[in-house]
RNA sequence: GCGCCCGUAGCUCACCUGGAUAGAGCAACAGCCUUCUAAGCUGUGGGUAAGGUGUUCGAAUCACCUCGGGCGCG
Numbered sequence: 001g002c003g004c005c006c007g008u009a010g011c012u013c014a015c016c017u018g019g020a021u022a023g024a025g026c027a028a029c030a031g032c033c034u035u036c037u038a039a040g041c042u043g044u045g046g047g048u049a050a051g052g053u054g055u056u057c058g059a060a061u062c063a064c065c066u067c068g069g070g071c072g073c074g
Stems, first nucleotide, its partner, number of pairs: 001073007010026004019057001028044005050066005
C1' cells in the first nucleotide's frame, strides 16, 4: 500500500433482508431482608448506536468519506 471483518449502556453482547418506544446479562444506585456484610427479592437511572455527509416519508440497519482495532496478502 491492497483486501476482509469489527466499532451499539461502565463491561460482554443481541437487534443489523430500513418501520419508527434501542434491548438483555453483569455492574452501579435505591428499597426489602440481615446485628453488619455477602447472597436473595423488588425497583430506578444510564446510549447523539465511532465521527461526518448523503439516500429515504423514515437509518443502529443502505451508500460514500474519515478515525480506531483485528486478520490476511505484498